[in-house]
Context: one part of a larger RNA
């Protein structure tokens, strides 16, 4: 200098603590180990692997495994030979794919051949989710949105190296102050960026008001004061008062204000630490394989199941199920779509198929809530697993292996051991709804959005992390 302390000081985070609600126990989903298996393709493995890559594994996707095939190949350039190509038939076949036959010449032209396609041939080569993330680009995670990491000039030390970056205060902050042998500047902080919160000017359809009009309905007429959209503006800056401090930075209270001290949440990640992840996004060294570790193609697998472990759904009920009836939303998508209305079916569903390229139409029903009904503390009117029959739908195919829908059936579970985990405010909890990725869909995931809506923080002793300063250090 640095790394290390079960050495000290200071100081900060939902780190403890005061709360709320969870996991751990139950069934089910789903990921990983394990075993099994022809194959169960492979990457990740403390935090930082494990509803991760994968924003959807019936075939396809597929990398794997079991057949059947190909060998200049499925695909790229360059030589030759023949033939335009596209098309029909017909045998084998699970197909891929071999084999026979048949018709039949466009398009450019200097009429020689030429474009594009198809066949064969010989060789360069092609191709490889094969190996190496410990040979690497790029790109990512984590410490961490923590506050640090650095340099010029000078100055001190033989030198490594200090200094400045340290010290009084302050703050989310190496933020800002003052003081100093340092004076100055870089990445980083913070602000520039777009969201959400009131206003103000403009715009006035497909939004909105008032008429008129009907059972109803932007359906008619006027019109833009309100609301909504959409633009552009100002607005917040410790600016203004008291107090407090060192006549400073700030701090604490008040005003006024929609909104007050970083208003609130995003995006944005400093030098760099893990030889951290990713050769399976993609590039690429070197390594290997080349009648195969490449390519076609069928089937199956990736979905198996003594069992552990993650992370999730639903519950164990009366602040609750069950049945009528009744109110109020955001944010979206939508022409291979959405799919109203009628009809039909107990119902998933089916037939019709108005209107929409969408501020028009259209999914769409908002639930939790309210009013009222039966239940009466039970394994129940609780829970819904499992399971049998009977159906729909999507799709060349639903058996391995989809989703839904009636009827039945009605499991474990009566709130969970040690341990352990989110959360400080319109947050936790709860409740619904919403696209995206699909034909479908295993969606309880994972990204939004609106509704209802709390507790509680004495305090920093203790646990864990982390910064700054300092002793020790037989370590580098």
């Nucleotide at each position: 200098u640095g790394u290390c302390a079960g050495g000290g000081g200071c100081c900060c985070g939902c780190a403890c603590a005061a709360g709320c609600g969870g996991u751990g126990g139950a069934g089910c989903a789903u990921g990983u180990g394990g075993u099994u298996u022809a194959a169960u393709u492979u990457g990740a493995u403390g935090c930082a692997a494990a509803g991760u890559g994968a924003a959807u594994a019936a075939a396809u996707u597929u990398a794997c495994c079991a057949g059947g095939g190909c060998u200049u190949g499925a695909c790229a350039u360059g030589c030759c030979g023949c033939g335009a190509a596209u098309c029909c038939u017909c045998u084998u076949g699970a197909a891929a794919g071999a084999a026979a036959g048949g018709g039949g010449u466009g398009c450019c032209u200097u009429c020689u051949g030429g474009a594009a396609c198809g066949c064969g041939g010989a060789c360069a080569c092609a191709g490889g989710u094969g190996g190496u993330g410990c040979a690497u680009g790029g790109c990512u995670g984590u410490c961490a949105u923590c506050a640090g990491c650095u340099c010029g000039u000078g100055c001190c030390g033989u030198a490594a190296g200090g200094u400045g970056u340290u010290g009084g205060g302050u703050u989310a902050a190496g933020u800002c102050u003052c003081g100093c042998a340092a004076u100055g500047a870089g990445c980083g902080c913070a602000a520039c960026c777009g969201u959400c919160g009131g206003g103000u000017u403009u715009a006035u359809u497909u939004u909105c008001c008032a008429u008129a009009g009907u059972u109803g309905a932007g359906u008619u007429u006027g019109g833009a004061a309100c609301c909504c959209u959409g633009a552009a503006c100002a607005g917040a800056c410790u600016g203004c008062c008291g107090g407090u401090g060192a006549u400073a930075a700030u701090c604490c209270g008040g005003a006024g204000g929609a909104a007050g001290g970083u208003u609130a949440g995003g995006a944005u990640g400093a030098c760099g630490u893990c030889a951290a992840g990713u050769c399976a996004u993609c590039a690429u060294g070197c390594c290997c394989c080349u009648u195969a570790u490449u390519c076609c193609u069928u089937g199956g697998g990736c979905g198996a199941c003594a069992c552990a472990c993650g992370u999730g759904c639903u519950a164990c009920a009366a602040u609750g199920g069950c049945c009528g009836g009744g109110a109020c939303a955001a944010a979206g998508g939508g022409u291979u779509g959405u799919g109203a209305u009628c009809c039909u079916a107990c119902g998933a569903g089916g037939g019709u198929g108005g209107g929409c390229u969408a501020a028009c139409c259209c999914c769409a029903a908002a639930a939790a809530c309210c009013c009222a009904u039966c239940c009466u503390u039970a394994g129940u009117u609780u829970g819904g697993a499992u399971u049998a029959c009977a159906g729909g739908c999507u799709g060349a195919a639903a058996c391995u292996c989809g989703c839904c829908u009636g009827c039945a059936u009605g499991a474990a579970g009566c709130c969970a051991g040690a341990a352990u985990c989110g959360c400080u405010a319109g947050u936790a909890a709860u409740c619904a709804u919403u696209g995206g990725u699909u034909a479908g869909c295993c969606a309880u995931a994972a990204g939004g959005c609106a509704g209802u809506a709390a507790a509680u923080u004495c305090a920093u002793u203790c646990u864990c992390g982390g910064g700054c300063c300092u002793u020790g250090u037989a370590c580098a």